[in-house]
RNA sequence: AUGAACCCUGUGGGAGAGUUCUGGUUAAAUGGACGCCGAAGGAGAAAUCCCGCGCUUGGCGGAUGCGGGAGAAACUCUCAGGUUUCAGGACCACCGGGGGACG
Numbered sequence: 001a002u003g004a005a006c007c008c009u010g011u012g013g014g015a016g017a018g019u020u021c022u023g024g025u026u027a028a029a030u031g032g033a034c035g036c037c038g039a040a041g042g043a044g045a046a047a048u049c050c051c052g053c054g055c056u057u058g059g060c061g062g063a064u065g066c067g068g069g070a071g072a073a074a075c076u077c078u079c080a081g082g083u084u085u086c087a088g089g090a091c092c093a094c095c096g097g098g099g100g101a102c103g
Base pairs, nucleotide, nucleotide: 006098007097008096010094011093012092013091018034020033021032022031023030035083036082037081041079042077043076044075048070049069050068051067052066053065055062056061
């Protein structure tokens, strides 16, 4: 300062999946069983690439082996969470605050 990434508050938008069985209650709340969903959080993951060690070579270099990293996500899993509404909700936009990269 016509202030990047990123973080926080607020406002608006924001998907999916049970008219199941059963306990409970005046009715609810709520517990259990079975099924289902993925977009809080969490975990997993290939090709390929990189690093280290070892091997090899006079050296450069180099396949393979071991360990580590990137790939990594809205994919996969479904631990957690959810499965009328409400709430929550990745993510998106904006106001405000913090931040201080580039110039």
The RNA shown here (Glycine riboswitch aptamer) has 103 nucleotides and comes from a Bacillota bacterium. Model confidence (mean pLDDT): 75 of 100. Its Rfam family is "Glycine riboswitch aptamer". Gene Ontology term of the family: glycine biosynthetic process. The sequence was found by an Rfam model in a public genome assembly.